[in-house]
RNA sequence: CCAUCUGGAGAGCGGCUGAUCGGCGAGAAGCCGAACAGUCCACCGAAGGGGCACCGGUGCGGCAUCGUCGCGAUGCUCGCCGCAAUCUCUCAGGUAAAAGGACAGACGG
Numbered sequence: 001c002c003a004u005c006u007g008g009a010g011a012g013c014g015g016c017u018g019a020u021c022g023g024c025g026a027g028a029a030g031c032c033g034a035a036c037a038g039u040c041c042a043c044c045g046a047a048g049g050g051g052c053a054c055c056g057g058u059g060c061g062g063c064a065u066c067g068u069c070g071c072g073a074u075g076c077u078c079g080c081c082g083c084a085a086u087c088u089c090u091c092a093g094g095u096a097a098a099a100g101g102a103c104a105g106a107c108g109g
Stems, first nucleotide, its partner, number of pairs: 001109002004106004012041001014040005020034005042095003048091001049089003055082005061077007
């Protein structure tokens, strides 16, 4: 890293609109329901994605010290670059159950 098994959190079964289907109905009325689609508001962080520290790298940069022919070394500082998470953002995703799920454990490769 891969396969299988087990465990695995959070947050509205929210409002509105639409066509479809179903029920009641004389019904292309009206009412009710269903799973969808769009939209609005609220909320969550544990698919994925973005951001940050220490640290490292870098520069005819700045300052100081030391050595010095050129210039170099060391320290401090400044700019830039790289970099972690269960932190943070909430783009994506999610907010009954199911599914998904970071991560953890077992077993095998």